A computed fold for a 73-nucleotide RNA from an archaeon, annotated as transfer RNA. Rfam family: tRNA. Rfam classes the family as a transfer RNA.
[in-house]
């Protein structure tokens, strides 16, 4: 200084060629139990790293930034 990889829910990751944003787990509620946990049901939680552009439509493409890791010199 140049390269590559990753950034999505509180966490660890999905999201298949651009078309409603999801899983498990953790949280809270309700069944059950004398009570706990376990089990079953349900409910919340997200400006998809940030900014710009193409598009009728962008987590998804293009471009700059930022932040972690790796590599090269």
């Nucleotide at each position: 200084g140049c390269c590559c990889u990753a950034g999505u829910a509180g966490c660890u990751c999905a999201g298949u060629u651009g078309g409603u944003a999801g899983a498990g787990c953790g949280a809270c509620u309700g069944u059950u139990u004398c009570g706990u946990a376990a089990a079953c049901a349900g409910u919340a939680g997200g400006u998809c790293g940030g900014g710009a552009g193409u598009u009728c439509a962008a987590c998804u493409c293009u471009u700059c930034c930022c932040u972690a890791g790796g590599g090269c010199u």